Model confidence (mean pLDDT): 78 of 100. This is a predicted structure of a 147-nucleotide RNA (c-di-AMP riboswitch aptamer (ydaO/yuaA leader)) from a soil metagenome.
RNA sequence: UGCCGAAGUUGCAGAGAGAGUCUGCAACGCGGGGGAACCACAUGUUCCGAUAGCCGGGGCACGGGGCGAAUCGUUGAGCUGAAUCAGCCCAACGUAGAACACUUCCAGUUCGAGCCCGUCAGCUAACCUCGUAGGCCAACAGGAAGG
Numbered sequence: 001u002g003c004c005g006a007a008g009u010u011g012c013a014g015a016g017a018g019a020g021u022c023u024g025c026a027a028c029g030c031g032g033g034g035g036a037a038c039c040a041c042a043u044g045u046u047c048c049g050a051u052a053g054c055c056g057g058g059g060c061a062c063g064g065g066g067c068g069a070a071u072c073g074u075u076g077a078g079c080u081g082a083a084u085c086a087g088c089c090c091a092a093c094g095u096a097g098a099a100c101a102c103u104u105c106c107a108g109u110u111c112g113a114g115c116c117c118g119u120c121a122g123c124u125a126a127c128c129u130c131g132u133a134g135g136c137c138a139a140c141a142g143g144a145a146g147g
Stems, first nucleotide, its partner, number of pairs: 002136003008028008029132006039122001043061007063120001064117004072094005078088004097111004102146005
């Protein structure tokens, strides 16, 4: 001087030698969750019956949700269960999606995590409620068009 992110500004009080420092509170700004009507939604697999599609019954497995771009696959190894099935976990390769200094396009380089609630929450007006952190860059940050 800037970047990711909602995570900034101002005021008051206290601490401090002091600071555009730290802590607390409040307001504004920014961001999130809960919460009507209407609308929407009703797991997978396997076996049996049947009109071999819809449907019904039995067994087994699996709760559900939030913040965030961070989802979804294939292959391989290991673990659990009786299992061809399902789950957990690790690795590799991809991928929805995301970031890169005014904006868009092209090119290129990265990310594609982690955490939380606790059996509970679709959307949702009124209303209620919470957060306002943390982590980075040090050379000028590609090309074109626009501003």

Annotation:
It matches the Rfam family "c-di-AMP riboswitch aptamer (ydaO/yuaA leader)". Gene Ontology terms of the family: regulation of gene expression and cyclic-di-AMP binding. The model forms 96% of the base pairs in the Rfam consensus. RNAcentral holds the sequence, with entries from MGnify.